This is a predicted structure of an 89-nucleotide RNA (Glycine riboswitch aptamer) from Meridianimarinicoccus sp. MJW13. The prediction has a mean pLDDT of 82. NCBI's taxonomy places the organism under Bacteria, Pseudomonadota, Rhodobacterales, Paracoccaceae, Meridianimarinicoccus.

[in-house]
RNA sequence: UCAGGCACGGUGGGAGAAUCUGGACUGAUCCAGUGCCGAAGGAGCAACCGCCCCGGUAAACUCUCAGGCAACCGGACCGUCGUGCAGAG
Numbered sequence: 001u002c003a004g005g006c007a008c009g010g011u012g013g014g015a016g017a018a019u020c021u022g023g024a025c026u027g028a029u030c031c032a033g034u035g036c037c038g039a040a041g042g043a044g045c046a047a048c049c050g051c052c053c054c055g056g057u058a059a060a061c062u063c064u065c066a067g068g069c070a071a072c073c074g075g076a077c078c079g080u081c082g083u084g085c086a087g088a089g
Base pairs, nucleotide, nucleotide: 001088002087005085006084007083008082009081010080011079012078013077018034020033021032022031023030024029035069036068037067041065042063043062044061048056049055050054
């Protein structure tokens, strides 16, 4: 120096699906039931590769264990700023 890579933090944007029913409690909380959602987290598999019995390996795909279904909070991911680490020149 790299408008690169990774991690963390700030900040902006950020979808989906019952303000369902009953009880407790005077709360937006807990318990139970039914229906639903996928973009916290988690799990699973292809091509491909290998030492080919078997194993490695993905996702925004699939499953919904968990989480969620008015608002708030959360929210993968994207932009941007900062800090740190490694690598290359």